[in-house]
The RNA shown here (SAM riboswitch aptamer (S box leader)) has 111 nucleotides and comes from Sinomicrobium sp. N-1-3-6.
RNA sequence: CAGUUAUCAAGAAAGGCAUAGGGAAUAGACCCGUUGACGCCUUGGCAACCCUCCGGGCCUGAAGCGGAGAAGGUGCUAAAUUCUACCCUGGUUUCCAGGGACAGAUGACGA
Numbered sequence: 001c002a003g004u005u006a007u008c009a010a011g012a013a014a015g016g017c018a019u020a021g022g023g024a025a026u027a028g029a030c031c032c033g034u035u036g037a038c039g040c041c042u043u044g045g046c047a048a049c050c051c052u053c054c055g056g057g058c059c060u061g062a063a064g065c066g067g068a069g070a071a072g073g074u075g076c077u078a079a080a081u082u083c084u085a086c087c088c089u090g091g092u093u094u095c096c097a098g099g100g101a102c103a104g105a106u107g108a109c110g111a
Base pairs, nucleotide, nucleotide: 001110003109004108005107006106007105008104013043014042015041016040017039021032022031023030026085027084028083029082044077045076046075049073050072051069052068053067054066055065081103086100087099088098089097090096091095
């Protein structure tokens, strides 16, 4: 950092520093924020992708699969990825509900 693949309505906060915007990008909506948000640091926590163990699988070994765990590598710790935008379906059709795509985030793999 191309690409592949899986997941994304659950879960998890205190302290310090700092100071005005922040919620990826465009637009709109809505929200967070001087009762200090966003960010950085420390400590804690959540989760279980990688990982460890067991089961199972197979002729054997492995993978998929099921269960348990949490030392380590990441990640995350307001709101569904905050919501909508494009397409499809349905309805009680300025609207509502559902599904999909695009974009994005994270992990693993990776020229």
The sequence was found by an Rfam model in a public genome assembly.
Of the family's consensus pairs, 97% are formed in the model.